[in-house]
């Protein structure tokens, strides 16, 4: 100087005050003691799941999610070890990394042609014209035909080497080879397919085979797996209420649960409208959990088994707060509300390891 | 708390198979008129909320963000 981990993130007393339990005194109110009281992201609400209710979550369509590969786990888009791209001098780091020959779409402008393409060039073939030098014919020089390399037009026809166009041009580069030319053929190089060999596999490594028709799938879509909805304001229970009553419409081929649809299930007459009253309070869910710490065992590792230990907010207008003193390196991001395992995001400064 | 939405000029709002980001009012400057207004012509303003990613190319596909709303009449 850089990388990866893993942690900590103001500390000491004292007063005052707040929540939540437990004890005493107590009539529920109150008072006093004692113990406990935010986080590594608590926080976005992006995943995955438990619990609770509709069916026990049940077929079908729609939909939607996930994509190397093999484990891990409840489970996951997460870990964890590996393949293969890529990036660094390197310790390391990133990668939504399944099929573009199953089909279908798109690729603006530009360019001939964005998938199978001739525009300009090359080459050749026919048609027409001009035409050096040379030869031949008729002719004294000259002059004129014939025959013509070569140019030009005009039409067929072969090249995808060159030019220009574009992010992207039909494998790349070099030699033979051709009328010019091309994997047409070789040599390497890049990529496919096969065969053998190594590994559970993802892929590798040899040989062989001119096989070589782009890109896009975070476009539609195929392939393989997964997903039934809502969400603690779920929800269940007290308590008190919805009473009684007067008009109207439907009416079992009905109506509600039912939340994209259909199908099944479950319950039952619904539904409006007038007018009257009466409440919106209490418990519980609610924190001991796929929990935390240590120590042993398997496993490379994420984890998993086993035995010891230890309990660490729980509220419903919402608690964790102020104030003084003293020390330091002057203290960032931030605030629990059913509870986890994860990602992603914010985060002054510190410590610690290992390694380049 | 949990859930669902939105964000393009000053303002309100378009832009669909991804292909040069547009109306209307406002604004600034001419024309008409004694002058103003009304009209009528020209003009200028955009990081499409912000950052990365897919693509050749994103207002648009996807991912994180940040800002506002829906106020109990989105839920008891």
């Nucleotide at each position: 100087a850089g990388u990866a981990a893993a942690c900590c993130g103001g500390g000491u007393g004292g007063u005052c005050g707040c929540a939540g339990g437990a004890g005493u005194g107590u009539g529920c109110u109150c008072a006093c003691u004692c113990c406990u009281g935010a986080g590594g992201a608590a926080a976005g609400u992006c995943c995955g799941a438990g619990c609770u209710c509709c069916a026990c979550a049940g077929g079908g369509c729609a939909g939607g999610g996930u994509g190397c590969u093999g484990g891990g786990u409840a489970a996951c888009a997460c870990c964890c070890a590996g393949u293969g791209g890529g990036g660094g001098c390197g310790a390391c780091c990133c990668c939504a990394a399944g099929g573009a020959u199953a089909g279908u779409g798109c690729c603006a402008c530009a360019g001939a042609a964005a998938c199978a393409g001739a525009c300009c060039g090359c080459c050749u073939c026919a048609g027409g014209g001009g035409a050096a030098a040379a030869a031949g014919g008729u002719a004294c020089g000259u002059a004129c035909c014939u025959u013509g390399a070569c140019c030009c037009c005009u039409g067929g026809g072969g090249u995808a080497a060159g030019g220009g166009u574009g992010g992207a041009a039909a494998g790349g580069u070099g030699a033979g080879g051709u009328a010019a030319g091309a994997g047409c053929u070789c040599a390497c190089c890049a990529g496919c397919g096969g065969u053998u060999a190594g590994g559970c596999g993802a892929c590798u490594a040899a040989c062989c085979g001119g096989c070589u028709a782009g890109g896009u799938a975070a476009a539609c879509c195929c392939c393989a797996c997964c997903c039934g909805g809502a969400g603690c304001a779920a929800g269940a229970c007290c308590a008190a209420a919805u009473a009684g009553g007067g008009g109207g419409a439907c009416a079992a081929u009905g109506g509600a649960g039912u939340g994209g649809c259909c199908c099944g299930c479950u319950c039952c007459g619904u539904c409006c409208c007038c007018g009257g009253g009466u409440a919106a309070g209490g418990u519980c869910g609610c924190u001991u959990g796929a929990g935390g710490u240590g120590c042993c065992a398997g496993g490379c590792a994420a984890c998993u088994g086993g035995c010891a230990u230890c309990c660490u907010a729980g509220a419903u207008a919402g608690a964790u707060g102020a104030c003084c003193a003293c020390c330091c390196u002057c203290g960032a991001c931030a605030g629990a509300a059913c509870u986890c395992g994860g990602c992603u995001u914010a985060c002054a400064g510190g410590u610690u390891u290992g390694c380049u | 708390g949990g859930g669902c939405c939105g964000u393009u000029a000053g303002c309100u709002c378009a832009a669909u198979u991804g292909g040069c980001a547009g109306a209307g009012c406002a604004a600034g400057g001419g024309a008409c008129u004694c002058u103003u207004a009304a009209u009528c012509c020209c003009u200028a303003g955009g990081u499409u909320g912000g950052a990365g990613g897919u693509u050749c190319g994103a207002u648009u596909c996807c991912u994180c963000c940040a800002c506002g709303g829906c106020u109990c009449a989105c839920c008891a």
This is a predicted complex of two RNAs, RNase P RNA and transfer RNA, with 432 nucleotides together. It holds a member of the Rfam family "Bacterial RNase P class A". Gene Ontology terms of the family: dimeric ribonuclease P complex, ribonuclease P activity and tRNA processing. Its mean pLDDT, the model's own confidence on a scale to 100, is 78.